[in-house]
Order: sequence, then structure tokens, then C1' cells
RNA sequence: GGGGAAGUAGCUUAGUGGCAAAGCGAUGGCCUGUCACGUCAUAGAUCGCGGGUUCAAAUCCCGUCUUUCCCG
Repeated sequence: GGGGAAGUAGCUUAGUGGCAAAGCGAUGGCCUGUCACGUCAUAGAUCGCGGGUUCAAAUCCCGUCUUUCCCG
């Protein structure tokens, strides 16, 4: 230099054009003599960044950044 893959909540992931979801974790309630377990609820993500297409974009297109793999 060329090509591929990945980037979504604190962590691990789902979501391939129409409400951003789950598990673990966090906080609070219930339970318990207390803790843990269990159970219920709540908060938490401008979907890496910037543009474009579309009535509508995490999703499609272009550029760019980071990580990683391959070729040279």
C1' cells in the first nucleotide's frame, strides 16, 4: 500500500428498513433476626464519527477513526 471482519447500556451479545432488546452488573422495594439466595421494579446506549439515500436508517450507500486477520 491492497483486501476481509468487528465497533450497540458498566461487561457480554441480539436486532439485516418501521417501538433500540436480553443476560450479567448497578440502585430501590419485598422476603430474612442480618447477609446471601429468590422475587418485583427502576435507571442506564445521539447504535465509533461525519455525510448521503428514504415518508422512515443501528440496518442501505460514501468517507473517516479504532481494533483485528490476510496479502504484498